[in-house]
RNA sequence: CCUUUAUCCAGAGAGGCGGAGGGACUAGGCCCUAUGAUGCCCGGCAACCGGCGUGAAAACGCAAAGGUGCUAAUUCCUACAGAUUUUGAUUAGAUCUGGCAGAUAAGGG
Numbered sequence: 001c002c003u004u005u006a007u008c009c010a011g012a013g014a015g016g017c018g019g020a021g022g023g024a025c026u027a028g029g030c031c032c033u034a035u036g037a038u039g040c041c042c043g044g045c046a047a048c049c050g051g052c053g054u055g056a057a058a059a060c061g062c063a064a065a066g067g068u069g070c071u072a073a074u075u076c077c078u079a080c081a082g083a084u085u086u087u088g089a090u091u092a093g094a095u096c097u098g099g100c101a102g103a104u105a106a107g108g109g
Base pairs, nucleotide, nucleotide: 001109002108003107004106005105006104007103008102013042015041016040017039021032022031023030026079027078028077029076043071044070045069048067049066051062052061053060054059075101080098081097082096083095084094085093086092
């Protein structure tokens, strides 16, 4: 880097360092931010792998000292397609489903 499977509306600090932008990418919105954001450390949350127990298996339960992950807003929202619906009507609005993209885990190449 490619690929498979699963998950992505829950949860998580009035702490320290540090000083300028940040929320993946493009566009449009909308937000966060000197009442110090993003980031790092500590703390915390969760429980994918691993561990332990039950089980034929599927699966379920327990702990969290291991490997990761996460810790503003649904993956902040929309972008493509379909259905339903609002409207006199629509290339418009709303709702839902699917897809694309992305993130994370565990496999494979």

A computed fold for a 109-nucleotide RNA from Ureibacillus yapensis, annotated as SAM riboswitch aptamer (S box leader). Lineage of the source: Bacteria > Bacillati > Bacillota > Bacilli > Ureibacillus. The prediction has a mean pLDDT of 85.